Predicted 3D model of a 73-nucleotide RNA (transfer RNA) from a Polyangiaceae bacterium. Taxonomically the source falls in Polyangiaceae (Bacteria, Pseudomonadati, Polyangia, Polyangiales). The RNAcentral record of the sequence draws on ENA. Its Rfam family is "tRNA".
[in-house]
RNA sequence: GCCAUUCUAGCUCAGUUGGUAGAGCAUCGGUUUCGUAAACCGAAGGUCAUCGGUUCGAUUCCGAUGAAUGGCU
Numbered sequence: 001g002c003c004a005u006u007c008u009a010g011c012u013c014a015g016u017u018g019g020u021a022g023a024g025c026a027u028c029g030g031u032u033u034c035g036u037a038a039a040c041c042g043a044a045g046g047u048c049a050u051c052g053g054u055u056c057g058a059u060u061c062c063g064a065u066g067a068a069u070g071g072c073u
Stems, first nucleotide, its partner, number of pairs: 001072007010025004019056001027043005049065005
């Protein structure tokens, strides 16, 4: 320098023929216990990497930029 893949909650990841974004763990509160842990119930937490475009409507389609990983030279 070129090519491919990826970027979604604090962490690990789901989510497709475009239609109001979810799980597990972690965090907080409650129940239970003499107390703790565990278990159970509930809550909070997202400008879906950034900026544009298409569309009535974009996490999803298109383009550019940035970052990470792998490959080739």